[in-house]
RNA sequence: GAGAAGAAUAAAGCGCCAGGACUCUUUUUGAGAGUUGACGAGGCAGACGUUCAUCGAAGUAUUCGGCGGGUGCGUCUCGGCUCUUGGGGCGGUCGUCAGGACGGCGACAAAUCCCGGUGGCGACACCGGGGACAAAGCGGCGUCCUAGCUCUGUA
Numbered sequence: 001g002a003g004a005a006g007a008a009u010a011a012a013g014c015g016c017c018a019g020g021a022c023u024c025u026u027u028u029u030g031a032g033a034g035u036u037g038a039c040g041a042g043g044c045a046g047a048c049g050u051u052c053a054u055c056g057a058a059g060u061a062u063u064c065g066g067c068g069g070g071u072g073c074g075u076c077u078c079g080g081c082u083c084u085u086g087g088g089g090c091g092g093u094c095g096u097c098a099g100g101a102c103g104g105c106g107a108c109a110a111a112u113c114c115c116g117g118u119g120g121c122g123a124c125a126c127c128g129g130g131g132a133c134a135a136a137g138c139g140g141c142g143u144c145c146u147a148g149c150u151c152u153g154u155a
Stems, first nucleotide, its partner, number of pairs: 014068004019064001020036007039056003045077006078095005085153006099145005105139002113130007
């Protein structure tokens, strides 16, 4: 110095790049080295499986394309609720703020933008400051439906 192994840390618009686009060098046309490759809000009972897994902003579209992953979805397990009431079985529906439907109300978002700066030949990257603008399966409020069948005990 390289390789292998082990440990720790780092994440969900998250990680990566061999397509593409762009930059520099070079060029008997090919090659080399780089850059780019999702802006926040929201979302996690566990295991397994699976892929185009909610909302808007910007942009006139490379936030393209690909791979991996992922809080979505499916099955099961566990748990809550489900006939006046206790305990079971099956079913249904949810996920610990734990049944469903409808309604209307609510919100200091971040990047984009503007100003200034640092690094780089450059494509670009990063930092500081300023001023805004959302929606939702998010928040809480109201109304309605009322969510079964069955066994058993008690009143």
GlmS glucosamine-6-phosphate activated ribozyme aptamer from Rubrobacter sp., 155 nucleotides, folded computationally. Of the family's consensus pairs, 88% are formed in the model. The sequence was found by an Rfam model in a public genome assembly. NCBI's taxonomy places the organism under Bacteria, Actinomycetota, Rubrobacterales, Rubrobacteraceae, Rubrobacter. Its Rfam family is "glmS glucosamine-6-phosphate activated ribozyme aptamer". Rfam classes the family as a riboswitch. The coordinates come from a structure-prediction model, not an experiment, and the mean pLDDT is 78.